Small-subunit ribosomal RNA from a metagenome, 1465 nucleotides, folded computationally. Its Rfam family is "Bacterial small subunit ribosomal RNA". Rfam links the family to the GO terms ribosome and structural constituent of ribosome. RNAcentral holds the sequence, with entries from SILVA.
[in-house]
RNA sequence: AGAGUUUGAUCCUGGCUCAGGAUGAACGCUGGCGGCGUGUCUAAGGCAUGCAAGUCGAAAGCCUUACUUCGGUAAGGCUUGGCAAACGGGAGAGUAACACAUUGGUAACCUACCUUCAACUCGAGCAUAACUCUGCGAAACUGGGAAUAAUUCUCGAUAAUCAUGGGGGGAUAUAAAUCAUUCCCAUGUAAAGUUUUAACGGUUGAAGAGGGGCCUAUGGCCUUAUCAGCUUGUUGGUGAGGUAAAAGCUCACCAAGGCUACGACGGGUAGCGGGUGUGAGAGCAUGACCCGUCUCACUGGGACUGAGACACUGCCCAGACUCCUACGGGAGGCUGCAGUCAAGAAUCUUCCUCAAUGGCCGAAAGGCUGAAGGAGCGACGCCGCGUGUAUGAAGACGCCCUUCGGGGUGUAAAAUGCUUUUAACUGGGACGAAUCAAUGACGGUACCAGAUGAAUAAGGGGCUGCUAACCUCGUGCCAGCAGCAGCGGUAAUACGAGGGCCCCAAGCGUUAUCCGGAUUUAUUGGGCGUAAAGCGUCCGUAGGUGGUUUAUCGCAUCUCCUGUUAAAUCUCGAGGCUCAACCUCGGGCCAGCGGGAGAGAUGGAUAAACUAGAGACCGGAAGAGGCAAACGGAAUUGCUGGUGUAGGGGUUAAAUCCAUUAAUAUCAGCAAGAACACCAAAUGCGAAGGCAGUUUGCUAGGACAGUUCUGACACUCAGUGGACGAAAGCGUGGGGAGCGAAUGGGAUUAGAUACCCCAGUAGUCCACGCCGUAAACGAUGGAUGCUAAGCAUUGGAAGUAUCGACCCUUUCAGUGCUGUUAAUUUAAGGUAACCCGUUAAGCAUCCCGCCUGGGGAGUACGAGCGCAAGCUUAAAACUCAAAGGAAUAGACGGGGACCCGCACAAGCGGUGGAGCAUGUGGUUUAAUUCGACGAUAAGCGAGGAACCUCACCAAGGCUUGACAUCUAGCUGCAAGGUCUGGAAACAGAUAAGCCUUCGAGGGUGCUAGACAGAUGCUGCAUGGUUGCCGUCAGCUCGUGUCGUGAGAUGUACCGUUAAGUCGGGAAACGAGCGCAACCCUGAUCCUAUGUUUUACAUGUCAUAGGAGACUGCCCGUUUUAAAUGGGAGGAAGGUGGGAUGACGUCAAAUCAGCAUGGUUCUUACGCCUUGGGCAACACACGUGCUACAAUGGGCAAUACAAAGGGCUGCCAAACCGCGAGGUGGAGCUAACCCCUAAAAGUUGUCCUCAGUUCGGAUUGAAGGCUGAAAUUCGCCUUCAUGAAGCUGGAAUCGCUAGUAAUCGUGGAUCAGCUAUGCCACGGUGAAUACGUUCUCGGGUCUUGUACUCACCGCCCGUCACGUCAAGGGAGUUGGUAGUGCCCGAAGGCUCAUUUAUGGGACGAAGGCAAGACCGAUGACAGGGACGAAGUCGUAACAAGGCAUCCGUAGCGGAAGCUGUGGAUG
Repeated sequence: AGAGUUUGAUCCUGGCUCAGGAUGAACGCUGGCGGCGUGUCUAAGGCAUGCAAGUCGAAAGCCUUACUUCGGUAAGGCUUGGCAAACGGGAGAGUAACACAUUGGUAACCUACCUUCAACUCGAGCAUAACUCUGCGAAACUGGGAAUAAUUCUCGAUAAUCAUGGGGGGAUAUAAAUCAUUCCCAUGUAAAGUUUUAACGGUUGAAGAGGGGCCUAUGGCCUUAUCAGCUUGUUGGUGAGGUAAAAGCUCACCAAGGCUACGACGGGUAGCGGGUGUGAGAGCAUGACCCGUCUCACUGGGACUGAGACACUGCCCAGACUCCUACGGGAGGCUGCAGUCAAGAAUCUUCCUCAAUGGCCGAAAGGCUGAAGGAGCGACGCCGCGUGUAUGAAGACGCCCUUCGGGGUGUAAAAUGCUUUUAACUGGGACGAAUCAAUGACGGUACCAGAUGAAUAAGGGGCUGCUAACCUCGUGCCAGCAGCAGCGGUAAUACGAGGGCCCCAAGCGUUAUCCGGAUUUAUUGGGCGUAAAGCGUCCGUAGGUGGUUUAUCGCAUCUCCUGUUAAAUCUCGAGGCUCAACCUCGGGCCAGCGGGAGAGAUGGAUAAACUAGAGACCGGAAGAGGCAAACGGAAUUGCUGGUGUAGGGGUUAAAUCCAUUAAUAUCAGCAAGAACACCAAAUGCGAAGGCAGUUUGCUAGGACAGUUCUGACACUCAGUGGACGAAAGCGUGGGGAGCGAAUGGGAUUAGAUACCCCAGUAGUCCACGCCGUAAACGAUGGAUGCUAAGCAUUGGAAGUAUCGACCCUUUCAGUGCUGUUAAUUUAAGGUAACCCGUUAAGCAUCCCGCCUGGGGAGUACGAGCGCAAGCUUAAAACUCAAAGGAAUAGACGGGGACCCGCACAAGCGGUGGAGCAUGUGGUUUAAUUCGACGAUAAGCGAGGAACCUCACCAAGGCUUGACAUCUAGCUGCAAGGUCUGGAAACAGAUAAGCCUUCGAGGGUGCUAGACAGAUGCUGCAUGGUUGCCGUCAGCUCGUGUCGUGAGAUGUACCGUUAAGUCGGGAAACGAGCGCAACCCUGAUCCUAUGUUUUACAUGUCAUAGGAGACUGCCCGUUUUAAAUGGGAGGAAGGUGGGAUGACGUCAAAUCAGCAUGGUUCUUACGCCUUGGGCAACACACGUGCUACAAUGGGCAAUACAAAGGGCUGCCAAACCGCGAGGUGGAGCUAACCCCUAAAAGUUGUCCUCAGUUCGGAUUGAAGGCUGAAAUUCGCCUUCAUGAAGCUGGAAUCGCUAGUAAUCGUGGAUCAGCUAUGCCACGGUGAAUACGUUCUCGGGUCUUGUACUCACCGCCCGUCACGUCAAGGGAGUUGGUAGUGCCCGAAGGCUCAUUUAUGGGACGAAGGCAAGACCGAUGACAGGGACGAAGUCGUAACAAGGCAUCCGUAGCGGAAGCUGUGGAUG
């Protein structure tokens, strides 16, 4: 000292959270010792038991016991008397107050014991308790009789500087009176003795010390205004009473005062201070222990005694509770020390001693003392110590990890040597004692010495980031973690475990609370245009602030001196416990308050003056400023009349509607209401709302000029105030043309309570009265001053000029703009940025208002206002970790601009209908193996499923295995042959039977073990490969520059191109991957070669090399450029085709081509075999073939290719067969031979528009070929059969030239073939393109955005379900404080009478009554918040598909819609 968290990223605002310290703590795990502290924070709840206040025989009387020399002595007890018991100890309920603290006062007071001084202490008397006798009662207690003492009580004397009363004098003063005192007189009031020779007492007075009572000022003094008025002994006076003492302290009478926005009164909470915790400080929080003080003592009231109490362990009364009881009555008060129950997360021993320190009593000895001193219990806190130390392996075991090589734990252990703090043992043994002696609870403690032995002693939390510390396994959005962000859905450093590591350590963590960080309440030290935040506006009270000069005062302010500010605490320096904690001593500190002296600037006060602020006056001018009245024309609608005839109106299109009873249109007239075109503008006026035809009247404000007057008269303004205040709305009465919420109808739509249309009521208008709100906005409070400019405009003035004006210059006051490309200006400064910028959001001063995370909520409750609607004021529970502002890059838009593509259009031919082929879905099945699913799956993987393939199914078999490597052991043994069983694999039998360098080596087989094997899973763990966007023109980098930053620039712009292709220009300059080119091939030519080509030559042709085309040339256009249009020449003219695929996107496809991590199976998910299946078939889809015919079909004849393939091969001629084919074997390892016939075409002929001489499906029969095998399930031939189909709905596909269309040919795979597929080859050979509005896709720029998983986005409200909190609520119930009335204890006061009692007013508790406030609970109804996958719609974000939002009113399932006024966000 900061850090994490809003975003794709950025800056800001802003909340939440963390790291630190602390505690009278508690809980979890763990626990060796000692010292010093500390320990019911809750129930001021209830308490068993014991103790906590007594003492004095030197004030008295009596009794008992012991001893006795009988004189008495000693001890104990009861009672009278004295003193104490008001201290000490406990607690914090009450109290918001003179309760506390500080400072003063008391001339308004008291004070026992103690100290000092002065005076005195004479005489007399009456009682009474204990005791004794007697009575009552269970007890507690208590009645009566008799006796007695005193330092008990009473009376008398004496007495003052005492008390009371009176009088005289002095000072101030008119007096009343006050002050300092002094003198005199009258009256009244004292005493106690004891022991003994020296003291202790007693009385009166004065003084001191210490202790108290009372009063004032100031301070801390919390919270609430949703508590705004309170008060009747209240405020004051007179008189009386009362007190130690002033006083309404109390009473009678009189007056009507007193307090309050500087917060009275009321409610809530709370003892206060020294201090304590934290903080840099200012502050904030707190008040345990210790000290001071207040208050309380079961609850409430009361007095008595006393120096002192209204009394913690005294008294009386009432109440609640507990206990005893013989039922008649009694007793009690732990908030003293221990202890107990209860409550609670939680807090100790029914201990020892008066040895010390103190207290009470006593002359003293001494007694008492749960004060105190100590011990015990609790890691509750702070402090200190220990749990060993040295050596010890290139490093044991175990465990963990591993790339299998090793690495880690780790000198750690073991082992060897050493030490003994501590604990345990033995012995010695204090200080604390003051005082000559005696006297120690703690305590045989601290401490010291000795001896034994590493011996008795380590855990807790954490390891994703913040935050120090990482691997493996298990789990699989499960279990769980979490302070915040977040982690977990099969490779989790985040869960659980193990190993390792980090931090602290007898503790470590968690929880709770406080301060800090938080400048997040901001005095120090924040803000308000858009993030939360300027009242809608003005006037104005209190308050705050305030121009210039002089004098005085000295209130504030400042300086010095002084008193006080208890001690402890804090701090500095010493010292004592071995150190420390702890303790002791000395110094220091602190703000405040009081007193004294001084200063005189600034603020203030008083006095006097000034004119720059402010106001007044005079003058001319401007203006939609306000109110009232009158008048005007255009338009609209209605009515009347004329002309005129079938439509009109309305919309994207329609319909409802109007119209032959004459509309719309048009002309004339009449009537009504509302609003004022042009002027008009960036304009003007007004405090704001707002204000617009013209004229008149009344009226307000501002600017300028003059410098005449006043002389600070000013600025701002809380609360309560006052006034104004759009639209909508309300009340009463008018008015009502147009428009037009609601409403009705017509459309649109899935629906349409809307948008559009036709109607239309309130309303809109006027008068009067309410309402008081708006995006009432510049989202920017008012006033004053200062800080560069320029331009435009409104009003005034001055100057110049003019006959006058305009123009021009200057100036004052307003209203706007610029600050970039591009005349003018770099503003400076500020801001998170956008932007603001003399009209500040700049620099300053003063005053007011307001803000403090989002939601809940501008809501509830309460209060005020209102006729109502509603407005103003204004929370909490609960919930989230964000909500938000500005700007950036993308993506998107039913936003804009530009451009391209067989994208559309223009054409040609298809698909979709039929039959068949083929693929897919679905269904079926024992199995119909698997993958691929919009474009980018579906004649795809598969370029050949009868067996094999094969992964699927059924059945039969094998288990180191069908295959690879290795180890160990055994082995004259395998394969092959023959036979048996079997569907085969396989099993069994049988004959024969290895090589060798002789080492038992090699081979083979068997057994055992390592291991093999898997087309099992995961393409969302991967490599590689591939598809699409897309052969689209894009994608980036270095340096520089700009910006706080994300980023931008470069790559934007102007032209151009197929192209980020090229040129121009420019804060950019360059570069890379893409484009193009380089490569292959085709077209033309040349050269060379010439086999198998040709009868030969040329040529064609083949092979090889080269040339050629580059916008090179000309003309035009453009900017001269890039380029483009046309032309020439040329075989070819501005890209011929192919290969080649940027950064990236789709978690796209593939684990079944291959490879591969992980995972699963291991007599099976592996391997072998036979058979079956992949070929099923109601159906749906994709891709094709053949057709539907005459541009055709059949038959006959006849012509012209290219490119391929061939030795387990291609196969000629010839012969046989109708044919498939067979026989045959020539030729060919190929420019040689073969496949090989090209077909469409051409010529001739038949068919003549038919389900046909079209079409060929389907089926039957007979054959051929391949192959172990053709049934499931092959192809071909011949004969026979002859289905659907007559050009195909919605929709949809391909193609721009040698292309489409059409015709045939070849090849791969392959024994054969389901090939109509795929890949190639040539023959014949078109049509059309105006053009870019629309559809689809793409590119560039720009704009908006609440999207970034990026529009297949985001997101709103009702309804349904669940949970939670709060408010309302018929009520029910409890508490608190009062009021009125009734009753009225003890008690003091008072009156009466007096042995004693009675009366009166007061008086606690109690009762009754009506209210106030605060809770608890409550059927029910309403809203709110939250909740992975519910329903209905689509409101908002893009022009969000009707721009959105604000106020108001009506309406509607819901978001919402509509009217009216306003804002631009």